[in-house]
RNA sequence: GGGUUCGUGGUGCAGUGGUAGCAUACCUGCUUUGGGUGCAGGUGGUCCCGGGUUCAAACCCCGGCGAACCCC
Repeated sequence: GGGUUCGUGGUGCAGUGGUAGCAUACCUGCUUUGGGUGCAGGUGGUCCCGGGUUCAAACCCCGGCGAACCCC
């Protein structure tokens, strides 16, 4: 220098055009003498950035940034 895959709550992931979800973590309550476990509820993400297409974009297209891997 070229190519492939990827970027989504604190963390790990799903979601392949139509209201952003799950697990875990965190907070509150119940349970316990207390802690843990368990149960119930709750907080938390303008989906890496900018632009384009569309009635509508996390999703499709272009550019940029970052990560992993491959080639030179």
The RNA shown here (transfer RNA) has 72 nucleotides. Rfam family: tRNA. Rfam links the family to the GO term triplet codon-amino acid adaptor activity. RNAcentral records the identical sequence in 2 taxa.